[in-house]
RNA sequence: GGGGUUGGCUGGGCGGCCGCGGCGACGUCGUACGACAUCGUCGAGGAAGGUCCGGGCUCCACAGGGCGCGGUGGUGGGUAACCCCCACCCGGGGCAACCUGCGGGACAGUGCCACAGAGAACAGACCGCCGUCCGGCUCGCCGGGCGGUCAGGGUGAAACGGCGGUGUAAGAGACCACCAGCACGCCGGGUGACCGGCGUGGCUCGGCAAACCCCACCAGGAGCAAGGUCAAGAAGUCCCGGGCUUCGGCCCGGGGCGCGCGCACGUUCGAGGGCGGCCCGCCCGAGUGCGCGGGUAGACCGCACGAGGCGACCGGCAACGGUCGUCCUAGAUGGAUGGUCGCCCCCCGGUCAACCGGGGACAGAACCCGGCCUACACGCCAACCCCUCCG
RNA sequence: GCCGGUGUAGCUGAGUUGGUACAGCAGGGUCCUUGUAAGACCAAGAUCGCAGGUUCGAGUCCUGUCACCGGCUCCA
Repeated sequence: GGGGUUGGCUGGGCGGCCGCGGCGACGUCGUACGACAUCGUCGAGGAAGGUCCGGGCUCCACAGGGCGCGGUGGUGGGUAACCCCCACCCGGGGCAACCUGCGGGACAGUGCCACAGAGAACAGACCGCCGUCCGGCUCGCCGGGCGGUCAGGGUGAAACGGCGGUGUAAGAGACCACCAGCACGCCGGGUGACCGGCGUGGCUCGGCAAACCCCACCAGGAGCAAGGUCAAGAAGUCCCGGGCUUCGGCCCGGGGCGCGCGCACGUUCGAGGGCGGCCCGCCCGAGUGCGCGGGUAGACCGCACGAGGCGACCGGCAACGGUCGUCCUAGAUGGAUGGUCGCCCCCCGGUCAACCGGGGACAGAACCCGGCCUACACGCCAACCCCUCCG
Repeated sequence: GCCGGUGUAGCUGAGUUGGUACAGCAGGGUCCUUGUAAGACCAAGAUCGCAGGUUCGAGUCCUGUCACCGGCUCCA
C1' cells in the first nucleotide's frame, strides 16, 4: 500500500418565526370545577417495528386418576426468566483472522429410502472372470446348460471398510501387516462436554428422529379492550309528598332499584361453569345459550421510580455481579412530538477554488421491562488476519 | 392494542404415512349448425406469496418475512 474478518458508535447542529400535547405558576371569566390568555419546563427510537420467545403486573383456577398435547436438547456458567447471552468441547467450511451447526438417542421398537439399477438393509449374479459338461470347429475359439465368485465394469444421494501381500481354478478379512472406524478394559488430564496413551476383540454394524417414537428437563389459563372505582341513560317498577276522583285510578314533584322482548334447555330427574384438551371423578350451582331491538360511546385509577440511566472502583477470560456517587428524562385516547427561513456539517454533479444545483435513510411510543429477528442514507472508531513493498 | 386464521393456473377449490401438482368455470383452436348457444375433441396455462434450512428429494417438515381476512368495549 492492497484485500479481508469481527466488534462498537452516530442516526445531522445552532438560531428566528408560526403551531401541537403533558405538567406547574399567575391572571381573567362564569357555578365548588372548567374555559381562555401569558410565562416557565418537558416532549420518540436503535429499532418505538414484526408480535417470535421470556418475565413483571392483573383477574380466574389451585381434590385426584387415565389417555393425549406443547416446548427445550453438547458441557459449564450468567440471569427475575428465556427458543436469550458468555466461555469451552465436538462436527463442517476458510491459507488465516474467523464463520457456522434445532449439536440427546438409529445395537427400545415401528416406518420410509421415488426414478435408475441385477441388487436398497443383516442385499445382490446384468456384463465380466473361473471351473465343469454338451455341441460346433477354419484347432485360435464360439454357443448353450449347471455351478463358483462381489476383485473389476455399470446404476444411484447412498452398493455392506481402504491399500499392499499371502492364497486360489477365479476370488473373497478366508488369512497377514499398516491405516480408518466401532465396542470393551486400564492409565493420565479436565468441574464437565471431552481429549491423550496403551491393550484386547470380532474384523466392519447404511441414512432419515426439522417421520412416529424413546430419554432427560421445563411449562396452570387468559390477557391493560387484564382488572377496579364513579357518573350518565333507556323500558319499567317501588317508596315518599301534594292535587283531582264517577273510588277503578289519573296527574305533578322528589328519591331508590335499574336495558327490554322472543325462543330453547334447566332449578336437587341439575342447565351451565371450574379443575390446561378429552373421559371418569370432584366442586360451585340458578340461571344459561341463541336471535331481535334499545341506550351509552364518558371520567378517573391501573400509568410512568424502574430487574431504570450515567460515572468511578472492585470481582470475573467473558456474559454479568457488587459497592459508592449522581440524575428523574414523553404519557396521547381519532391519538401531540411538526412546518418554514437563514447559517453551518456530510455526500454527489458542474475540470480545481469561489459559487450554483440536487440529496441526507429506515421508521414512528400506547401497561412496562429483558432478548431475538427484520428494515436502515451518508459516515466514524478499534482490534485482528493474509498478500506485497521498503528499512 | 390483544388474539386467531388464510395464501396452489385468470377465478373457485382438492392435494397425508415427503417421490414428476388435480379438477370445475373462464379464455384459445377444431368439429357439429344456415348462424349462435349447448355438445364432442384437442392443446396451452403454476417454479404452490417470498427467502433460507433439514432431506438424495419439500406444495407438504422447520425458521424468518410479506400481504390479506376475521374476532375482542360498557349497560353483560
The prediction has a mean pLDDT of 79. This is a predicted complex of two RNAs, RNase P RNA and transfer RNA, with 467 nucleotides together.